[in-house]
The RNA shown here (c-di-GMP-I riboswitch aptamer) has 77 nucleotides and comes from a Candidatus Nanopelagicales bacterium. Its mean pLDDT, the model's own confidence on a scale to 100, is 88.
RNA sequence: GGCCAGAACGGGCACACCUGCUGCGAAGCAGGGCCGCAAAGCCAGGGAGCUCCCAGGGAGCCGGCCCAGCUGCCUCG
Numbered sequence: 001g002g003c004c005a006g007a008a009c010g011g012g013c014a015c016a017c018c019u020g021c022u023g024c025g026a027a028g029c030a031g032g033g034c035c036g037c038a039a040a041g042c043c044a045g046g047g048a049g050c051u052c053c054c055a056g057g058g059a060g061c062c063g064g065c066c067c068a069g070c071u072g073c074c075u076c077g
Stems, first nucleotide, its partner, number of pairs: 004077001005075002012037002017032006035064001041070002045067003049061005
């Protein structure tokens, strides 16, 4: 240094819910909140789910649902 693993240290993120704002909507952003998470970091390529328009189909949302891709802290081992 790489791989596996996840006891500890230092930390990190932030479900539901509440408030405000944006959007037709799914939902997103900010603040509060803290169920959980060893990638709950990034990513919309493939599914699942959801929304809008149309009824041949199309456009979106969503990774804290799953798969894939990229990257990362620490070390009783």